[in-house]
The RNA shown here (transfer RNA) has 72 nucleotides and comes from a Nanobdellota archaeon.
The source organism's lineage runs through Archaea, Nanobdellati and Nanobdellota.
Rfam family: tRNA. Rfam describes the family as follows. Transfer RNA (tRNA) molecules are approximately 80 nucleotides in length. Rfam links the family to the GO term triplet codon-amino acid adaptor activity. The family's RNA type in Rfam is transfer RNA.
The sequence was found in a public genome assembly.
RNA sequence: GCGGAGGUGGCACAACGGCACUGCGUUCGCCUGCAGAGCGAAUUUGUGCGGGUUCGACUCCCGCCCUCCGCU
Numbered sequence: 001g002c003g004g005a006g007g008u009g010g011c012a013c014a015a016c017g018g019c020a021c022u023g024c025g026u027u028c029g030c031c032u033g034c035a036g037a038g039c040g041a042a043u044u045u046g047u048g049c050g051g052g053u054u055c056g057a058c059u060c061c062c063g064c065c066c067u068c069c070g071c072u
Stems, first nucleotide, its partner, number of pairs: 001071007010024003018055001025043006048064005
């Protein structure tokens, strides 16, 4: 330099045009002699940055940044 994959709440991860899922974590409650497990509820300034297309973009297009893999 070229090609490919990826960047989403504190962490992991899904969604591939309309509403951002789930798990873990955290907090509170129930339960318990205490704790754990279990059950219920709540919580998390969440879509890498900038532009474009569209009535509408995490999703499609362009540029840039970062991470991983391969090629020369």